[in-house]
Molecule: Bacterial RNase P class A
Organism: Pseudomonadota bacterium
RNA sequence: CGAGUGGACCAGGCAAUCGCCUCCGCCUCGGCGGGGGAGGAAAGUCCGGGCUCCACGGACCAGAGUGCCAGGUAACACCUGGGAGACGCGAGUCUACGGAAAGUGCCACAGAAAACAUACCGCCAACGUUCGUCGGGACUUUGUCCCCUCGGGCACGGCAAGGGUGAAAAGGUGCGGUAAGAGCGCACCGCGCGGCUGGCAACAGUCGUGGCAGGGCAAACCCCACUCGGAGCAAGACCAAAUAGGGGGGCGGACCACUUCGGUGGUCACAUGCGGUCCGCAUGGCCCCCGGGUAGGUCGCUUGAGCGCCGUGGCGACACGGCGCCCAGAGGCAUGAUUGCCCUCGACAGAACCCGGCUUAUCGAUCCACUCGGCUA
Numbered sequence: 001c002g003a004g005u006g007g008a009c010c011a012g013g014c015a016a017u018c019g020c021c022u023c024c025g026c027c028u029c030g031g032c033g034g035g036g037g038a039g040g041a042a043a044g045u046c047c048g049g050g051c052u053c054c055a056c057g058g059a060c061c062a063g064a065g066u067g068c069c070a071g072g073u074a075a076c077a078c079c080u081g082g083g084a085g086a087c088g089c090g091a092g093u094c095u096a097c098g099g100a101a102a103g104u105g106c107c108a109c110a111g112a113a114a115a116c117a118u119a120c121c122g123c124c125a126a127c128g129u130u131c132g133u134c135g136g137g138a139c140u141u142u143g144u145c146c147c148c149u150c151g152g153g154c155a156c157g158g159c160a161a162g163g164g165u166g167a168a169a170a171g172g173u174g175c176g177g178u179a180a181g182a183g184c185g186c187a188c189c190g191c192g193c194g195g196c197u198g199g200c201a202a203c204a205g206u207c208g209u210g211g212c213a214g215g216g217c218a219a220a221c222c223c224c225a226c227u228c229g230g231a232g233c234a235a236g237a238c239c240a241a242a243u244a245g246g247g248g249g250g251c252g253g254a255c256c257a258c259u260u261c262g263g264u265g266g267u268c269a270c271a272u273g274c275g276g277u278c279c280g281c282a283u284g285g286c287c288c289c290c291g292g293g294u295a296g297g298u299c300g301c302u303u304g305a306g307c308g309c310c311g312u313g314g315c316g317a318c319a320c321g322g323c324g325c326c327c328a329g330a331g332g333c334a335u336g337a338u339u340g341c342c343c344u345c346g347a348c349a350g351a352a353c354c355c356g357g358c359u360u361a362u363c364g365a366u367c368c369a370c371u372c373g374g375c376u377a
Stems, first nucleotide, its partner, number of pairs: 001373008010364001012342007020037008039348001043359002046357005051232004063228005068082005083097001084095004098223002103221002105217003120163002122159003128154005135147005171189006190212001191210008236299004246290006253268006270284005306325008343346001
C1' cells in the first nucleotide's frame, strides 16, 4: 500500500421566532420565569421475567417447549468459556449438536437394486457341458470309443473387482490370494466393544479386541431427559353524581273492593304545574338512611434486575464495593413549524406498565484489535 476478519461508537450542527406535553416557583389568577421532553432499533410481539388479578392438597395423563458440556443470570430459546463437526491459506465464521441395533413411516427422477438386498453392462472357465485339434491307446480297422495337450463357445453356474444410475449403493488405500473375485487373509485408516491416562464434564489420547454390526431422514411420527397453572395495564385499586331499580325506617286524611294480611287497585282529599282567584285540565305518594353499578375523576405511571466513573475478584459472561446523577410520562395521543448560516448534505424510523434478550430495517463517518499478500529499510 492492497485485500479481508472481529468488535465498539456516532446518527447533521448552531442561532432566532412561533407553538405542543409535563414539573417547579412567583404574583394582580391570568400570565410570567425556569427545568425536562423518543431510539439503536421506540419496530416485529418471537422468547424470558417483574408487577396485577384469578385459580391452587398431591401425583399422573394430555399439550407446549428445550436438547454437546460447564458457567453467568431474576429468567430465557439469551450471553460467556470449552468440546465435536463443516467451511476458509488465515484472522475467523456457521451448526436444532440426545436416540436410526424400540417400533412405524418416507426416500422424486434415474437405476438391476433405495434396504429381509440385488445383478443391467461386465469379469471367470477351476468344476460342468460342447466344438475343433497335437499326441497316445483299445476295438467289430478309412470309422467309433477312452486318456491327454492346446484353442474356442455356453448358462438355469461362480463373482461383485470394474463400468453405468443417483443427493445417497452394504467401509477406504495397498499387498497377498483366486478361474475370476471378495475382510477371503494381512498392514494402515475408519467403525463397534472393553480397559487405562488427562479433563468437573462434553471429549481427547492410548492400549487391547472384533473382520465389521451396518444407507439417509427424528425442524416425520415416535422414544429418552429436563422445563412449564391461566389471563394480561382495556391487568388491577380507590373516590363517586343525575336518572332508574334494590334494602331499611318514618310520615302516609277518609271511604270502597280484593287479599297470601306484606300490600294492590279505585274515588274524594292532598301536593306540584298552568292561572290573579274559583272552577277546570295535566302529573304525582313524600322524606331520610344503607349498599351495588354507570358517567366522571384519581391512582397504577415511571427511582429502576437504572445510568456514569473508579476499585476488587474472574480467561470471560458477570458479581461485589465506593462516589456521583435523575434521564418523557400523555390519555384522541406532546416532542413540531418557519427563517438564516455552515459542513462530509444527513438513512431506518417514533414511546403508551416496565425490564433482559433475539430478529428485522438502516445514508454514511470514526476508532480499536487481528489476518493474508506485495514493496521498502